[in-house]
RNA sequence: GCGGGAGUAGUUCAAUGGUAGAACCUUAGCCUUCCAAGCUAAUGGCGCGGGUUCGAUUCCCGUCUCCCGCUCCA
Numbered sequence: 001g002c003g004g005g006a007g008u009a010g011u012u013c014a015a016u017g018g019u020a021g022a023a024c025c026u027u028a029g030c031c032u033u034c035c036a037a038g039c040u041a042a043u044g045g046c047g048c049g050g051g052u053u054c055g056a057u058u059c060c061c062g063u064c065u066c067c068c069g070c071u072c073c074a
Base pairs, nucleotide, nucleotide: 001070002069003068004067005066006065007064010024011023012022013021018054026042027041028040029039030038047063048062049061050060051059
């Protein structure tokens, strides 16, 4: 330099044009003599910038970070 993959909640992962979800974590309540466990609820997110579209996490372009492979030079 070229090609491919990944980036979504504090963490691990889904969702693939039409209100973004699960588990764990955290907080509060219930339960318990207390703690743990259990039950209920809450908090919290689409890497960044543009474009297309009535509508973009999803499609297109650029860019940033990480991973894998290839090539050249040293």
Molecule: transfer RNA
Organism: Thiomonas intermedia K12